[in-house]
A computed fold for a 693-nucleotide part of an RNA from Ziziphus jujuba var. spinosa, annotated as large-subunit ribosomal RNA, domain II. The prediction has a mean pLDDT of 82. It matches the Rfam family "Bacterial large subunit ribosomal RNA". RNAcentral holds the full RNA, with entries from Rfam.

Context: one part of a larger RNA
RNA sequence: GCCGGCAACUUAUAGGCAAUGGCUUGGUUAAGGGAACCCACCGGAGCUGUAGCGAAAUCAAGUCUUCAUAGGGCAAUUGUCACUACUUACGGACCCGAACCUGGGUGAUCUAUCCAUGACCAAGAUGAAGCUUGGGUGACACUAAGUGGAGGUCCAAACCGAAUGAUGUUGAAAAAUCAGCGAAUGAAUUGUGGUUAGGGGUGAAAUGCCACUCAAACCCAGAGCUAGAUGGUUCUCCGUGAAAUGCGUUGAGGUGCAGCAGCUAACUGGACAUUUAAGGGUAAAGUACUAUUUCAGUGCGGGCUGCGAGAACGGUACCAAAUCGAGGCAAAAUCUGAAUACUAGAUAUGACCUCAAAAUAACAGGACUCAAGGCCGGCCAGUGAGACAAUGGGGGAUAAGCUUCAUCAUUGAGAGGGAAACAGCUCGGAUCAUCAGCUAAGGCCCCUAAAUGACCACUCAGUGAUAAAUGAGGUAGGGGUGCAGAGACAGCUAAGAGGUUUGCCUAGAAGCAGUUACCCUUGAAAUAGUGCGUAAUAGCUCACUGAUCGAGCGCUCUUGUGCCAAAGAUGAACGGGGCUAAGCGAUCUACCAAAGCUGUGGGAUGUAAAAAUGCAUCAGUAGGGGAGCGUUCCGUCUAGAGGGAAACACCCGCACGAGCAGUGGUAGAUGAAGCCGAAGCAAGAAUGUAGGC
Numbered sequence: 001g002c003c004g005g006c007a008a009c010u011u012a013u014a015g016g017c018a019a020u021g022g023c024u025u026g027g028u029u030a031a032g033g034g035a036a037c038c039c040a041c042c043g044g045a046g047c048u049g050u051a052g053c054g055a056a057a058u059c060a061a062g063u064c065u066u067c068a069u070a071g072g073g074c075a076a077u078u079g080u081c082a083c084u085a086c087u088u089a090c091g092g093a094c095c096c097g098a099a100c101c102u103g104g105g106u107g108a109u110c111u112a113u114c115c116a117u118g119a120c121c122a123a124g125a126u127g128a129a130g131c132u133u134g135g136g137u138g139a140c141a142c143u144a145a146g147u148g149g150a151g152g153u154c155c156a157a158a159c160c161g162a163a164u165g166a167u168g169u170u171g172a173a174a175a176a177u178c179a180g181c182g183a184a185u186g187a188a189u190u191g192u193g194g195u196u197a198g199g200g201g202u203g204a205a206a207u208g209c210c211a212c213u214c215a216a217a218c219c220c221a222g223a224g225c226u227a228g229a230u231g232g233u234u235c236u237c238c239g240u241g242a243a244a245u246g247c248g249u250u251g252a253g254g255u256g257c258a259g260c261a262g263c264u265a266a267c268u269g270g271a272c273a274u275u276u277a278a279g280g281g282u283a284a285a286g287u288a289c290u291a292u293u294u295c296a297g298u299g300c301g302g303g304c305u306g307c308g309a310g311a312a313c314g315g316u317a318c319c320a321a322a323u324c325g326a327g328g329c330a331a332a333a334u335c336u337g338a339a340u341a342c343u344a345g346a347u348a349u350g351a352c353c354u355c356a357a358a359a360u361a362a363c364a365g366g367a368c369u370c371a372a373g374g375c376c377g378g379c380c381a382g383u384g385a386g387a388c389a390a391u392g393g394g395g396g397a398u399a400a401g402c403u404u405c406a407u408c409a410u411u412g413a414g415a416g417g418g419a420a421a422c423a424g425c426u427c428g429g430a431u432c433a434u435c436a437g438c439u440a441a442g443g444c445c446c447c448u449a450a451a452u453g454a455c456c457a458c459u460c461a462g463u464g465a466u467a468a469a470u471g472a473g474g475u476a477g478g479g480g481u482g483c484a485g486a487g488a489c490a491g492c493u494a495a496g497a498g499g500u501u502u503g504c505c506u507a508g509a510a511g512c513a514g515u516u517a518c519c520c521u522u523g524a525a526a527u528a529g530u531g532c533g534u535a536a537u538a539g540c541u542c543a544c545u546g547a548u549c550g551a552g553c554g555c556u557c558u559u560g561u562g563c564c565a566a567a568g569a570u571g572a573a574c575g576g577g578g579c580u581a582a583g584c585g586a587u588c589u590a591c592c593a594a595a596g597c598u599g600u601g602g603g604a605u606g607u608a609a610a611a612a613u614g615c616a617u618c619a620g621u622a623g624g625g626g627a628g629c630g631u632u633c634c635g636u637c638u639a640g641a642g643g644g645a646a647a648c649a650c651c652c653g654c655a656c657g658a659g660c661a662g663u664g665g666u667a668g669a670u671g672a673a674g675c676c677g678a679a680g681c682a683a684g685a686a687u688g689u690a691g692g693c
Stems, first nucleotide, its partner, number of pairs: 001693003005689002011091001013089004018084001020082004026048003032042002052059001062074004094232002101222006112196001114194006121186001124154002126151001130147006160182002164179004198214001200210003235628004240623001245258005259383002262379003267374002273347005284336001285334001290330001292328004297323002301319002303316004349371003352366003386411002390407006416427003431602004436598003442592002445577003451589001453588002456585001458583001464579001471563001474561010491548001493546002497521003503515002531540002603618005631679003635675002640670001647666002650664001651662001653660002
């Protein structure tokens, strides 16, 4: 891992509610008795009901409060006993599993300390004290050589240890092997016997060790401890169907009440829609108040300053109250003020029948059945982690697949089509069958079902098929304005002069360093000069003008669509091929396309009770409701069965399904169906449990 077994909502007592049954001359017994037991029977203590109200005396269909018959509260009634389902309480209370705590015992053959008594430590090195002899001294001291053999001394085996690496890691081994390493006469190592015991011991102290167990050993008991947490919880079909919110909580992953579901009983008949009315202070708007803000005018007051002995008076290009004008601005401002929403009133429903005909069906009428809504009573669940999109806000950075509210949809609990793939987007809500039809969103060159459709524009960037500021004679339109056959714009050609080198300045300053002025003349036109240039001149050129040419040219605003800006790690930002439309904008007609709608056929539920028929309904998690299948045993009650029971495997048939029959085979002795009753009553999951492979 597989296979077949076993494995979890039980039971006692007491309540609540509902169904059913008995009695209702109200109902009913409990303990106990009851000649084997169980019944029958006996047993009426008791319980419940028949009257309530008040704390009570009391009063009583009323009573209490009260001065009050003012008002108000409660009442003005009502079976009971069983049995069954659901549910509540108390018990282990659906099942499995703690870490712990408490009590009583067992352990120091492991290991920690200690006690008693023993054992053991190759070889080598170093050479303390003391002593001897020589030297030395007055005598010591001192000194040399020997001798000697000290030491938690050195080196290094046994023994003891374990700082390092490798191997091993389902090992040879639940701690080892190999290599190297530490200490090795000492606080050394070790044998045997003994001591200390669980909040206790022992500890050169590591929370170490106390029998592979130690922040409190092990065994048994309390004990099925407790677990707001995790896991698991076994057959079928039908109809219904949530929540992830509010308030409270030693409360936040729990729970109480409310909200939302289901079942049941009764009542009502407009939920949605149309219309009318009321209130409001949001969006917007404006600035009338309160704040805030820019500029201009007037300028209280102040500053500076003039004058003056002072008071005063005057000036001011400074600051500036207030006021006025022109503009802004506000969640905690409003002179104003919507749409929605909310509240109330009125009207009044859809399906069905008639009118109604070949088809369509407005008004009116009929029918009172279904659908949908509301309210109230009873019983009884789950939920109380939500998620994302859109809209209105708060927080954040007008960041987040962020966070927190409100409204609403979807998902949650929703399949199907589209969005390449994609819970929350989009279309649309799956009773079953169908090789029939029509549509939605979205599509129609190929992959790939359907237009290589029509028509008018645009785009050349593969833009389409990711992005901003900024930049640009890209390109197609629209508006305004100027010039233009008295010839525009661009090009070419000619002219661009004289007073004058204007004056000043300067070494020079001659149109062109700087400064000042910017006149006059000739002319078709020509600046006291637009730029280049020179030391200064010179030279080139522009403005302006003629000729040539011959029809549009310039400036500006704006719309559509493109270009640059544009750098990332495999090619990877149309789903791919590929496309100049098969891109984009406008218009049009076909077609394709879903579990939508329709056709045909079947089923179930409601109305609804027998049938027929009509209408409506039949996605579904948590959850509640209904109807059934099966297993074991009991009763009825046994039918059947060696002329072959149960059981097993195969084949085949029936049933919406759980499942139920049948033939033949193996097998060899038990054993149905129907109608009831009772449960150790259904297995795929619990790192379930035990067995087999």